[in-house]
Molecule: small-subunit ribosomal RNA
Organism: metagenome
RNA sequence: AGAGUUUGAUCCUGGCUCAGAUUGAACGCUGGCGGUAUGCUUAACACAUGCAAGUCGAACGGUAACAGGUAAUGACUUCGGUCAUUAUGCUGACGAGUGGCGGACGGGUGAGUAACGCGUAGGAAUCUAGCUUUUAGUGGGGGAUAACUCCGGGAAACCGGAGCUAAUACCGCAUGAGUUCUGUGGAAGAAAGGGUGGGCCCUCUUUUGAGGCCACUCGCGAAAAGAUGAGCCUGCGUCGGAUUAGCUAGUUGGUGGGGUAAAGGCCUACCAAGGCGACGAUCCGUAGCUGGUCUGAGAGGAUGAGCAGCCACACUGGGACUGAGACACGGCCCAGACUCCUACGGGAGGCAGCAGUGGGGAAUAUUGGACAAUGGGCGGAAGCCUGAUCCAGCAAUACCGCGUGUGUGAAUAAGGCCUGCGGGUUGUAAAGCACUUUCAUUGGGGAAGAAGGGCUUUGUGUUUAUAGCACAGAGCAUUGACGUUACCCAAAGAAGAAGCACCGGCUAACUCUGUGCCAGCAGCCGCGGUAAUACAGAGGGUGCGAGCGUUAAUCGGAAUAACUGGGCGUAAAGCGCACGUAGGUGGAUAGAUAAGUCUUGUGUGAAAGCCCUGGGCUCAACCUGGGAAUGCCAUGAGAAACUGUCUGUCUAGAGUAUGAGAGAGGGAAGCGGAAUUUCCGGUGUAGCGGUGAAAUGCGUAGAUAUCGGAAGGAACACCAGUGGCGAAGGCGGCUUUCUGGCUCAAUACUGACACUGAGGAGCGAAAGCGUGGGUAGCAAACAGGAUUAGAUACCCUGGUAGUCCACGCUGUAAACGAUGAGAACUAGAUGUCAGGCACUUUUAGGUGCUUGGUAUCGCAGCUAACGCGUUAAGUUCUCCGCCUGGGGAGUACGGCCGCAAGGUUAAAACUCAAAGGAAUUGACGGGGGCCUGCACAAGCGGUGGGGCAUGUGGUUUAAUUCGAUGCAACGCGAAGAACCUUACCUACCCUUGACAUACUGGGAAUUAGCUAGAGAUAGCUGAGUGCCUUCGGGAAUCCAGAUACAGGUGCUGCAUGGCUGUCGUCAGCUCGUGUCGUGAGAUGUUGGGUUAAGUCCCGUAACGAGCGCAACCCUUAUCCUUAGUUACCAGCACGUAGUGGUGGGGACUCUAGGGAGACUGCCGGUGAUAAACCGGAGGAAGGUGGGGACGAUGUCAAGUCAUCAUGGCCCUUAUGGGUAGGGCUACACACGUGCUACAAUGGGUAAAACAGAGGGCAGCGAGACGGCGACGUUAAGCAAAUCCCUAAAAGUUACUCUCAGUCCGGAUUGGAGUCUGCAACUCGACUCCAUGAAGUUGGAAUCGCUAGUAAUCGCGGAUCAGCAUGCCGCGGUGAAUACGUUCACGGGCCUUGUACACACUGCCCGUCACACCAUGGGAGUGGGCUGUACCAGAAGUAGGUAGACUAACCUUCGGGGGGUCGCUUACCACGGUAUGGUUCAUGACUGGGGUGAAGUCGUAACAAGGUA
Repeated sequence: AGAGUUUGAUCCUGGCUCAGAUUGAACGCUGGCGGUAUGCUUAACACAUGCAAGUCGAACGGUAACAGGUAAUGACUUCGGUCAUUAUGCUGACGAGUGGCGGACGGGUGAGUAACGCGUAGGAAUCUAGCUUUUAGUGGGGGAUAACUCCGGGAAACCGGAGCUAAUACCGCAUGAGUUCUGUGGAAGAAAGGGUGGGCCCUCUUUUGAGGCCACUCGCGAAAAGAUGAGCCUGCGUCGGAUUAGCUAGUUGGUGGGGUAAAGGCCUACCAAGGCGACGAUCCGUAGCUGGUCUGAGAGGAUGAGCAGCCACACUGGGACUGAGACACGGCCCAGACUCCUACGGGAGGCAGCAGUGGGGAAUAUUGGACAAUGGGCGGAAGCCUGAUCCAGCAAUACCGCGUGUGUGAAUAAGGCCUGCGGGUUGUAAAGCACUUUCAUUGGGGAAGAAGGGCUUUGUGUUUAUAGCACAGAGCAUUGACGUUACCCAAAGAAGAAGCACCGGCUAACUCUGUGCCAGCAGCCGCGGUAAUACAGAGGGUGCGAGCGUUAAUCGGAAUAACUGGGCGUAAAGCGCACGUAGGUGGAUAGAUAAGUCUUGUGUGAAAGCCCUGGGCUCAACCUGGGAAUGCCAUGAGAAACUGUCUGUCUAGAGUAUGAGAGAGGGAAGCGGAAUUUCCGGUGUAGCGGUGAAAUGCGUAGAUAUCGGAAGGAACACCAGUGGCGAAGGCGGCUUUCUGGCUCAAUACUGACACUGAGGAGCGAAAGCGUGGGUAGCAAACAGGAUUAGAUACCCUGGUAGUCCACGCUGUAAACGAUGAGAACUAGAUGUCAGGCACUUUUAGGUGCUUGGUAUCGCAGCUAACGCGUUAAGUUCUCCGCCUGGGGAGUACGGCCGCAAGGUUAAAACUCAAAGGAAUUGACGGGGGCCUGCACAAGCGGUGGGGCAUGUGGUUUAAUUCGAUGCAACGCGAAGAACCUUACCUACCCUUGACAUACUGGGAAUUAGCUAGAGAUAGCUGAGUGCCUUCGGGAAUCCAGAUACAGGUGCUGCAUGGCUGUCGUCAGCUCGUGUCGUGAGAUGUUGGGUUAAGUCCCGUAACGAGCGCAACCCUUAUCCUUAGUUACCAGCACGUAGUGGUGGGGACUCUAGGGAGACUGCCGGUGAUAAACCGGAGGAAGGUGGGGACGAUGUCAAGUCAUCAUGGCCCUUAUGGGUAGGGCUACACACGUGCUACAAUGGGUAAAACAGAGGGCAGCGAGACGGCGACGUUAAGCAAAUCCCUAAAAGUUACUCUCAGUCCGGAUUGGAGUCUGCAACUCGACUCCAUGAAGUUGGAAUCGCUAGUAAUCGCGGAUCAGCAUGCCGCGGUGAAUACGUUCACGGGCCUUGUACACACUGCCCGUCACACCAUGGGAGUGGGCUGUACCAGAAGUAGGUAGACUAACCUUCGGGGGGUCGCUUACCACGGUAUGGUUCAUGACUGGGGUGAAGUCGUAACAAGGUA
């Protein structure tokens, strides 16, 4: 630091996803040790049990328990004493109690709280126990009361009555320096004693002790300071929602009073009417805040576990008491819920302390040890208490460290896996050999954490004091939970110690097997339908490692909310437009000021943490010392450029005045002509109208047409223009009137008056709505006619709202330049509109300059590209609006507006991995242009109808083997199925096999016959001994055996090679270099001509080249030459019945070798002086002469595994092999391709002509004879220019038939034969006789052919025993037509549109039906929170009262003062009633939405998408 994913590919926009770091985590697999941390995130759910706050006898009365002493009594006795009982607070101590201090700290939790709660910086009107310092005190009295005793009630908790008693408990009095109040005279207001020691100075006392006295010490009270802690106030900061916009009555302020420690509406009475709020009040939701933590380059974002600061809470709600401090976690009272006890009357309780339990949950530990250390409470102290704390236990929960060995070791062992069978890999890995011993284990040793305190003693201080106390030191005995501590030594032995995830891309790491859209995987893209590096297993590999993965969550990447650091023409995004409030921003100049700004101090920003730098644990984590850093903070001092503020001045912004000018700018009134329609009248007659074609409609009751007149409404032709005006919407006949804005010119004036503009208010097309008019034309709805499968449409005939006017509403449009307003700057060119100036005069003119508008092109620049480009989408400034993936949805709910229609504001659940912009290449279009083809047209002949042949489908069958299926399957593979072929079926047989290679044994091979059988086969009997030899044997062949293997027309042509078809013999398809483009790509190859042709020429950011085209090849047409046998025969000669038959010839035909020839070469014209085209000459042939072979890049997963080859899979006594018979030949039917016909251009009979190209020895077969014939018999010749097949037929000539189902046609059937063959039954061909079907020229539709062609006629060949209407060839006769490219089809090039790219057989929309999901409405129903009004009123506090009671003080002794209880008033929690608001859940039914494999109906959109 990026990457994957939208496309055929590209660039962009944009979302989704991944790689990183982190966690109080959880889950899965696995697990050796240690250190340091951390450990209920959920139910602030409920809690059994134990512990967590006590202490002080040096405050007090005391003595229940323990120990001791003393005394008495008794027992025992070793006479020392021991034991028991009783008495005694005498001592150590101490249960309960009074009293003091502490239970307000420490510990827990985060429910509540959006707040002065927290953070930060300040402030004044306060309190503060214990502690420190200081000042002045601590005098003298009094009355009670617990405990205790007695009595009583109660189940208990506990309570009542009577009596006794103490204090550092309680209450007066005195004093009062300071304190408080004050009218400045005065007034008010305290205290407590305890301990230790001394000396015997004093008193009491019986020794003994008590008190006084002195001293010390701990206390007490008053006050002044400090420190600490706490309370209060303020500035600033502190989440989301405006679909929460108004809130507030003690509310805001004042005065008097009250209250508090303290300011204050904190409370109360009165007065005033304020206070808060778009700088977000109020309301709703959520949340403890911070130092910090995680992440990030930072700015930020997220978070607030542990540690630390603050706050709040303690079962829920309320309340006060005590106290320095609480409205109190382990205190009290009341109410409520819950739990427990109960004798039913009444009581008890509060783990969000530490452990622990249940529950909830994915999930979180021991009912441990110790006060040794640190700290806290009490105490004078020892000490006691301390679940604070320190430790231990559990957990890989996290971080850090260590180990699980090291070296050597190749026969690269075995095994595994793969294999191209050679090997590779696991792998120096193991084994083996040689070492080491960390950690764990066992044994032994062994720090530090300990400072203190106690006893003895020394010194100093205090003091009369060598007591005591305090401080400092010495000595003695001591204090460790952890702890079997850390650490060290020794022993033994490689011994006890490795897993997890991943391996298609992102992303490091690849193979085999299994599976077969199944099972499964998946973070995204996506894998899996028989060769899966993506599933599962294995081998191997990669990563990390006592862990590794997964899930969840946060930040990052994400510049994807953009302050740093984004955008808005077309991707999401400029409000329809202007006016204008608040706000924001603002020209020049001088001075002042110092709010912002900058500089420099001070204070503070707790500690910890982060960072830097030292130190300590062996290192590290961890701990520790020092430093730095940290704020929009507060407060001094200074600076004065910029911004702000104030003052003064200026004119460049803005405005005003004067003079001109243009204009469909707006409002109102009036006027005008053309046209449509209707009405009236005239003329006139049969149609008009309308359409693709029609019909509905109108018309003989007189239409349409035409002429005249009248009425009425609406709109204003030409001018008219990328012309004008307006803010936009918009504005178009003419005149008048009222009125807004703009421009130009020249001067004068004001002096920043400006720009933008949230809310606001105004304008705002069409349609629509209301009221009232109006209505000619047009025209939603509607009706009819057509079209259509349908046609609720497009087309036609009608036609109502509406369109028009007035007034009012609506407030939206693709309200668009899809481009907010204003300002400045940055090349130009051209057109046009409105002005001004100058020059010139072809004067209704031209040229130049200039201001304002409008439009086209264009430089720089910008842009993803398209494009924009002084009218910016360029470069900047100011202000506003808006956007943040697609769908759901501009929808729901709520609010506001509206008469309604509806508008505006505006979500979520859910769902997808895309949606989108621009451009590119193709393909396509019922887009365009150009061109071409037997493509159409023009012709000729067919098919489709009949019969038959043949192939296919279908059906049938035991089998009807298989393949080919639009063109491009269907007389195709098959150039020939009776057996064979043959692959199919049935039956019977074989199993190393019919065939190949290898091994062993034996035999030559071969062959004849018989028997059984359908045959394969089996059995038996014979014949027969070969070739080579180094004599061992070998080659070939047969039989038998065993194993490797053979074999398969079994599957996959969608695993393949090869071959083939097709577009298409169409003219195309590409490359190198260069150039252009961010890129896909483009250019070249486009353009102008031309051609059969990307053929050629010209032009040209292209220049060249390749595969195709053409040519080279074969054949045919002419000539020449060479050579003449089997071919030929002109001339010469011979000969025959006749024949090149013979001699001969080489002329001719011909044969087959070699050449020539044709190239737009020549002429004329056209064309651009080109290419080329047209015409002509010559020529056998003329513009590629005719024909053939030859088939570019590619397309169709085209065809073929059954020609062959081949991967994989499958079968192996069978899916292989053999045999016989059957089938491929079936037959209601449908289709293709043919043959033959329907007749006279014909049929029949007879006569006599003319080919070419082929084939022939298991062959062709002359001739002769026989047969009506097929053919048979015999047989010459010929391996063929020699012989044979071989008759060519149509044609010609002559005769006949005369338009009929015929002398046409020949199917079918009967009979008789011939030939081939082992064999013609299923199932051959041919012959003869007889029979004589359909058919009289073929519907829709459709095929071939452009010249030696179509049509027609016959001949040959391959296959083949036989079988040809098929196929492949050959020649004979021999036409017609082509104006032309409008249309249908195929193709090529250019261009255009596209939402297509599997490419139009494309894509894609909506209803309906079904399933699922979330959501809105909904009669309602049930909860939560909350407002208002009222009822009610526990405990408590305050006030009132005087019913009852009453120790201290006063008293005149009556009482008073004060207090307690009771009653009552006020406030108030719970609770209740009524009525609202809000939110959540649920609800019959219902609305739309989303998703789903192949459902139904249509075809709306994308091409002119067939009505843009």